RNA sequence: UUCUUAUCAAGAGUCGGGGGAGGAACUGGUCCGGUGAUCCCGCAGCAACCGUUGCUUGAAACACAGCAAAAAGGUGCUAAUUCCAGCAAGCAUUCGCUUGAGAGAUGAGUA
Numbered sequence: 001u002u003c004u005u006a007u008c009a010a011g012a013g014u015c016g017g018g019g020g021a022g023g024a025a026c027u028g029g030u031c032c033g034g035u036g037a038u039c040c041c042g043c044a045g046c047a048a049c050c051g052u053u054g055c056u057u058g059a060a061a062c063a064c065a066g067c068a069a070a071a072a073g074g075u076g077c078u079a080a081u082u083c084c085a086g087c088a089a090g091c092a093u094u095c096g097c098u099u100g101a102g103a104g105a106u107g108a109g110u111a
Base pairs, nucleotide, nucleotide: 001111003109004108005107006106007105008104013043015042016041017040018039022032023031024030026086027085028084029083044078045077046076049074050073052069053068054067055066056065082103087100088099089098090097091096
């Protein structure tokens, strides 16, 4: 990188060091940023996808599935709902609203 699948309305940094201009994927909007962002390192934290442990189910071990617990393991995350919209359908007198898809992000598997 391909494909499959689950989740994306909650939660968590006014921290220390570095570094200096863009950043929020893309396009439009709207925001954030020299009162120093994005980013890198450290520390702290959040969550519970994988993994771990226990219980249930089961004739039974494992596996699958469900529930619960912890969090010192592997990831992830810590402005704004994925910041909002981009396509389609329905509804609405208008601003618009709802649902679904697409795109994107993350995990697990896969070639």